[in-house]
Context: one part of a larger RNA
This record gives sequence, C1' cells and structure tokens, in this order.
RNA sequence: UGACGGGGGCCCGCACAAGCGGUGGAGUAUGUGGCUUAAUUCGAGGCAACGCGAAGAACCUUACCUAGGCUUGACAUAUAAGUGACGUUUAGUGAAAGCUAAAUUCCCUUCGGGGCACUUAUACAGGUGCUGCAUGGCUGUCGUCAGCUCGUGUCGUGAGAUGUUCGGUUAAGUCCGGCAACGAGCGCAACCCGUGCUAUUAGUUGCCAGCAGGUAAUGCUGGGCACUCUAAUGGGACUGCCCGUGUUAAGCGGGAGGAAGGCGCGGAUGACGUCAAGUCCGUAUGGCCUUUAUGCCUAGGGCUGCACACGUACUACAAUGGCUGGUACAAUGGGAAGCAAUACUGCGAGGUGGAGCAAAUCCCCAAAACCAGCCUCAGUUCAGAUUGGAGUCUGCAACUCGACUCCAUGAAGUCGGAAUCGCUAGUAAAGGCGUAUCAGCAACGACACCUUGAAUACGUUCCCGGGCCUUGUACA
Repeated sequence: UGACGGGGGCCCGCACAAGCGGUGGAGUAUGUGGCUUAAUUCGAGGCAACGCGAAGAACCUUACCUAGGCUUGACAUAUAAGUGACGUUUAGUGAAAGCUAAAUUCCCUUCGGGGCACUUAUACAGGUGCUGCAUGGCUGUCGUCAGCUCGUGUCGUGAGAUGUUCGGUUAAGUCCGGCAACGAGCGCAACCCGUGCUAUUAGUUGCCAGCAGGUAAUGCUGGGCACUCUAAUGGGACUGCCCGUGUUAAGCGGGAGGAAGGCGCGGAUGACGUCAAGUCCGUAUGGCCUUUAUGCCUAGGGCUGCACACGUACUACAAUGGCUGGUACAAUGGGAAGCAAUACUGCGAGGUGGAGCAAAUCCCCAAAACCAGCCUCAGUUCAGAUUGGAGUCUGCAACUCGACUCCAUGAAGUCGGAAUCGCUAGUAAAGGCGUAUCAGCAACGACACCUUGAAUACGUUCCCGGGCCUUGUACA
C1' cells in the first nucleotide's frame, strides 16, 4: 500500500421489512446429470452452466455410429505432359454414392498459341482433430457500482503519502465550503433514440366536422385538410418564479403555473480492472497431430434411448369458475414459389375456387371483458395425461421420429414439507396478438406488441451484495 475480520462509524440496492403472485407436491414440455447404447456428436458447470450455443435434429442440417465407396480429392492456386471437350442421353450393377460400357459433341487465332474442360504427375488441398493455460476478436460478471488515475508542486531516507481526506449535499469523485496543494484525463451527467404536451409544414389514412348526392348499410361519391392520424422541423422544464430552511453556499421542504417538476419516464451507452471466467465447433490464428485418412461422398441409424435425480416453463386442482348462445374494442409486425377476402363444401383439421394486394389503399386479424341461460361443491358439466379408432396438411419420404382435427377413453391432481424466486406503476398479475428461424414442426421457448389493471413500503435492528472513512492483523 492492499486484502481480510462472527471490529467500529456513515450510506445505498426489491437486500430485508410491508404487500401481490409464484417455484418446491401433480401431469406434461424442455434442458442437464446419471444409466444405457454400435452411436446416444461437441461445448457450457455456484452467483455469471442447465427453454444455454440451437432465430426450428424425420432426410439434409450432422460434427456421432454401422455399412458401401473415392484418393491431387467436395473446394483453391501453380507447373508439366496428354486428350478435345464440358455437357447431354442410354445400358449394366447397386440402397445410393460409385464403378463399367456405348452414343453424340467446342470456341477464338496474328496459325506461334490462347480460352474452357477432363486425365496423368508434382507442389499441395482438406481436418467441427488437440491446446481458450500459446493467441486475436467477441462476450459474461462484479456493475450503470462511483469509482480508477496522471502532470507539476509539497511531505517522507524509502516503499509511498498528499490531491481523492474533512463539514455539508447529491442518483453520482454531483456540486458547494474549507484545506499544501493547483490543475488535468478515463468514468458520472449532458450530447443520441423513443415516449408524454403543443405549433408550423404536408395531405390518395381520417372527417358529415360544414355543404351536396346516393345506399339495405358503409367516407360509398363529389368536395374539404377543421379534427384524429401519419412524419419532418421547431417550441416546451431551467429549481426559471414565490415562501421557508441552510453558511449570504451547494442544496433541501412546500407552493403557484403547467401536458409534464426537480434525473418526467423508458432505451442505447459499461471507466481502470477482477475471475489463466467463456469461446480454437462462428470466423481468424501460433504450435502439435493426421494425409488410400482424424479428409471426402453415400444409404440407414443416432443426436428423440429410460429404474432414477435436478433446473426452467406450461396446464391444472375450479363457482372471481366451467359450458352454451349473443355481442364489442387493439397495437407491433408480416405478405409474391407470398398474404388471401366474398362464396361453396366438410362436425372439424381442411378442401374447391380465387376478388384484391409488392400494400397507411388488399389480406393475415383478437382474447379476457360485457349480456343471457345452465351447472351447485362432487374427483364433478373441474382437470385434461394416457390409450384405441378414423382423418387432414406439409414433404421424395411422417416406422424409428412431425403438427393438427374428430369420436371414444378420462390418469395424477382438492393449492403443495424444509426451503426458495420475481416485482415499487401503466409495474406485478391476468388476457390474447405478432415476428424471426421455417417445406412442415416438437414454440408451452425467445423477442416484441397491445387489452384489463392492483396491493404495499412503518422503517434500516437483522440476511445478501456494494461504496467511503477508520481500526486490528502471526496474510501478500
């Protein structure tokens, strides 16, 4: 100087407390361990691995296993020699890949050759093989925590100290005051994006707002940009104003005005560093290993196995509910090998057909809520696992191993031990919708969007994590 302490002081955080809803019990989905296996490819491992890499494992993917094949190779460059093609078609064999055979068949030219392709040969290609403890790059984490440092000066023999400590204050090393310090840098804040109010500009979305026409009805039509909206540029919030308090300071408490008030709210943004943290299987890359195989092609299988254990979710156990009928209201997005309306058809998944739309114009397009009726506390008109049968769709192909529909079946489950998680407001909780990946789908996942919409915070003694000062130390 740090680190540590079941030392002290001050302070903060959904850290506790106060509340609301869960997990832990059940069934299923999914990931992991274990076991099994020819293979169940590999990685990730307290927080910070375990719905993680994977924003899509039937084939492909695919790296694994078994079997069949290839050896300058599936792919790149270069040289030499040879051939004239490459390709297409056919036959045999085969699971395919491949192997064998047959037919057909080039361009440019300064006639030296060149282009292109194949064969042979040689350099080489190839490797998701090893090492993340050889690395780059990227990422996680402490932590959006308020810290981490430097120059000059001063002090100290020196390691170092000071500044950065102290008194206030702040979300903040934020600001003020003081001080052997005076300044500065990386962080904080601001600058960026969205959202909340408003003005201007602009109207193939919106509006009977005011006028006219028309309909069974509808901005349907003429017409118009007032309003809504869309999307660009401005304004607006700064403790600016008032009172109190404070050191006449920084600030703090209250108030006015205001759409918004003291960081308005949300995002992006992650200092010096820590964990030899993660990744050689994204890519790059040193070294090592491999080269008729640890490379490449193909078929089938596996990654989906199942006494069991754990994590994360979904669905429930019901009456704030279930069922039946009626009826209303979104936003984000996506759409051409696409989205698909009206119509017809099927109990349904779907099918037929196809208006319109490269889209503020057409389409995908709500559910809880609300109204009426039935059920009356039961393992039930709760719950839906499992199984049997019949189907639909995608796709060469749904056996291993897809999703969905209908009929039948109707398991566990009556609110969950010890323990444990999330959340402070348009949040939690509840309800549905969209998108990426994608032929289809294991999505109940991920990321977003809107609808309905709470409770509680006395307080900082305690648990956890963190910041500053101080103290002890047989630690570095």

Predicted 3D model of a 476-nucleotide part of an RNA (small-subunit ribosomal RNA, 3' major domain) from a metagenome. The RNAcentral record of the full RNA draws on SILVA.